[in-house]
Molecule: transfer RNA
Organism: Dechloromonas sp.
RNA sequence: GGGUGCUUAGCUCAGUCGGUAGAGCGCUAGCCUUACAAGCUGGAUGUCGGCGGUUCGAUCCCGUCAGCACCCA
Repeated sequence: GGGUGCUUAGCUCAGUCGGUAGAGCGCUAGCCUUACAAGCUGGAUGUCGGCGGUUCGAUCCCGUCAGCACCCA
C1' cells in the first nucleotide's frame, strides 16, 4: 500500500422484510438470613464508533474517516 471482517448497556454478545433496541453476567432496592453467600421480586443504564448521504422513517442501505483483528504485498 491492497483486501476481508468487526465497532450495539460497565463486561461478553444477540438483533434480516428499514418502523421508537435486547440477553447473560455485573450494579442497585426490597424480601429471606443471627450475618454473608445463594435464592426470590423489582429497578437504573445506551449519541447502536464519528461525520455525511438515501428514505416519510436508518443499529440495519450507501460514502467517508477513525479504531481493532486477520490475510496479501